[in-house]
RNA sequence: CUACCGAAAGGGCAAAGCCGGGGUGACCCGGUGACGCAAAGCCACGGGUCCAGUCCAGGGACAGCCGGGUUGCCGAA
Numbered sequence: 001c002u003a004c005c006g007a008a009a010g011g012g013c014a015a016a017g018c019c020g021g022g023g024u025g026a027c028c029c030g031g032u033g034a035c036g037c038a039a040a041g042c043c044a045c046g047g048g049u050c051c052a053g054u055c056c057a058g059g060g061a062c063a064g065c066c067g068g069g070u071u072g073c074c075g076a077a
Base pairs, nucleotide, nucleotide: 005075006074012037013036017032018031019030020029021028022027035064041070042069043068045067046066047065048062049061050060051059
């Protein structure tokens, strides 16, 4: 130095619930709040789950379900 890895320090993110707003809905945004997180940063590419729709075709949501891609802080064992 690199990869794995995850002690410490500084900092970061923010589940559920509640309040306000948006959406038919999944869900999203802001506030509050911390269950957790070393990528819980970003990308719907593969799988998965979910939503509206009578159905198909198609459309949509989730990156805090898994894989993949990409960028990245610190450095004990």

This is a predicted structure of a 77-nucleotide RNA (c-di-GMP-I riboswitch aptamer) from a Desulfuromonadales bacterium. Rfam family: c-di-GMP-I riboswitch aptamer. Rfam's curators write: GEMM was predicted in a large-scale screen for bacterial structured RNA regulatory elements. The prediction has a mean pLDDT of 87.